A computed fold for a 79-nucleotide RNA from Nitrosomonas sp., annotated as c-di-GMP-I riboswitch aptamer. RNAcentral holds the sequence, with entries from Ribocentre. Lineage of the source: Bacteria > Pseudomonadati > Betaproteobacteria > Nitrosomonadales > Nitrosomonas. Its mean pLDDT, the model's own confidence on a scale to 100, is 87.
């Protein structure tokens, strides 16, 4: 440096749900919670998929990265 992974160690995030706020909504933010995650860090202006509002019409506008693939950055080392 690269691969691989969770063996060991240091740590990290926080499902569902509850409360408050924002939003027409999907959903988001904050606190609690901790199902799980080796990237559950980031990218929705890379490709799919799903969801919401709207439309004659996936027509237009949004949401989901903890739906999948992909891109990109990062910790450690039994190997």
């Nucleotide at each position: 440096c690269a691969a691989a992974g969770u063996u060991a160690a240091u740590g990290c995030c926080a499902c569902c749900c509850u409360u408050a706020c924002u939003g027409c909504a999907a959903a988001g933010u904050a606190a609690g919670u901790c199902c799980g995650g080796a990237a559950a860090g980031c990218c929705a202006a890379c490709g799919g998929a799903u969801c919401u509002c709207u439309u004659c019409a996936u027509u237009g506008a949004g949401a989901u990265g903890g739906c999948c693939g992909g891109g990109u950055u990062g910790c450690c080392u039994c190997u």